[in-house]
RNA sequence: UAUGAAAAGGGCAAACCUGCUGAAAGGCAGGGACGCAAAGCUACAGACCUAAGGCUUUUUUAGCCAUGGUGGCUGGGCUACCAUAA
Numbered sequence: 001u002a003u004g005a006a007a008a009g010g011g012c013a014a015a016c017c018u019g020c021u022g023a024a025a026g027g028c029a030g031g032g033a034c035g036c037a038a039a040g041c042u043a044c045a046g047a048c049c050u051a052a053g054g055c056u057u058u059u060u061u062a063g064c065c066a067u068g069g070u071g072g073c074u075g076g077g078c079u080a081c082c083a084u085a086a
Base pairs, nucleotide, nucleotide: 001085002084003083004082011036012035016031017030018029019028020027021026034072040078041077042076044075045074046073047070048069049068053065054064055063056062
């Protein structure tokens, strides 16, 4: 530097349940394991989720908007264990 077939020390933890938090999406903690070789970090680009608040609307219905989120959606950036090869 490249790769992740096999192996080892191990690591993380989806759904679901409980509690807390939040307008919601979601987050955190405990339990739990579907999976993961970056399922470590980062919302920079795209995508997706939500709509308290704002805007449109005579009003309601409804629609739109992220300043709220998802790094376990993809790409980019940063960092790293083990093994193999050069």
Molecule: c-di-GMP-I-GGC riboswitch aptamer
Organism: Halanaerobiales bacterium